[in-house]
RNA sequence: CAGGUCGGUCGGACGAUCGCGGUGCAGAGGCAUCGAGGAAAGUCCGCACUCCGCAAGGCAGAGCGCCGGAGAAAUUCCGGGGUGAGGCAACUCACCGGAUCGGGUCACAGAAACAAACCGCAGAAAUGCAAGGGUGAAAUGGUGGUGUAAGAGACCACCAGCGUCCGCAGCAAUGCGGCGGCUGGAUAACCCCCGCUCGGAGCAAGGCCAAGCAGUGACGAGGAACCGCCUGUUCCGCUGAGUCACGGGUAGGCUGCACAGAUGGAUGGUCGUCCGGUUUGCCAGGUCCGUAAGGAAACCGGCAAAACGACAGAAUGCGGCUUAUAGACUGUCCUGAGCA
Repeated sequence: CAGGUCGGUCGGACGAUCGCGGUGCAGAGGCAUCGAGGAAAGUCCGCACUCCGCAAGGCAGAGCGCCGGAGAAAUUCCGGGGUGAGGCAACUCACCGGAUCGGGUCACAGAAACAAACCGCAGAAAUGCAAGGGUGAAAUGGUGGUGUAAGAGACCACCAGCGUCCGCAGCAAUGCGGCGGCUGGAUAACCCCCGCUCGGAGCAAGGCCAAGCAGUGACGAGGAACCGCCUGUUCCGCUGAGUCACGGGUAGGCUGCACAGAUGGAUGGUCGUCCGGUUUGCCAGGUCCGUAAGGAAACCGGCAAAACGACAGAAUGCGGCUUAUAGACUGUCCUGAGCA
């Protein structure tokens, strides 16, 4: 220097002007002040808060599941372990109780998917065998030898795997070494088994105030319509007109609610200066070509112009996770190249 890896920070700045919302002051026109994010998003997990429910125990159901630590908790974070995968590397990604409780399932192919034998091998045959072939994602561990009629962990050596075993290291998961027998297919995101945890609904939660109508109580005797001026007629009325009061409570309001705040929802527009990269044009300082005069314009540099400046938009609050994000700055480490 180039490419990458894992993190961190920012994600246009300032001014003017016109607006929008909250609050305070003023009181006809205003003034002051405050006004989005790292994710405000998805609503996936946890909690606060609120209301409802709740003897005790069980069943059903759901979630979680390597180890240590942090944390109020979490499908959270940090560090570590194991298995598998990707990368030359830095590093990254996925998964994590149990397959000897028991059951289920294992497409196609194949003789056979857990019980078995198609070709084959041996044998006169009965029959024995599972080495080799073949099928498959997977076929009872691999290589070599002994052995045998042929064979086989039947036996032996090494390797791999396994283990309520032993030693050492580690807080532990686990690792290393030893010892042991010799083999036990896969699937638990199929049921199941083991351990731990778990009431429900959500700010449209909930609380307060409270028109109208209806209801209840007290007081209480008239009220309505028509006729048209006549002290009339009809109807309703102690099964209650009207007035007052009461409790619940609808509309509505306030609160819950925040140093933005809410209400169908403010947080913006324009202009100027600057910043950033991009594109285009110009210049020709570096650069390149040429002996030179001079020329070139890809790169660095200078000038000018233009458009652009990501993702996105709080609604009870908080902790996480996930997803979106142009570009800029910055730290760590890795790989390659050059120079000293």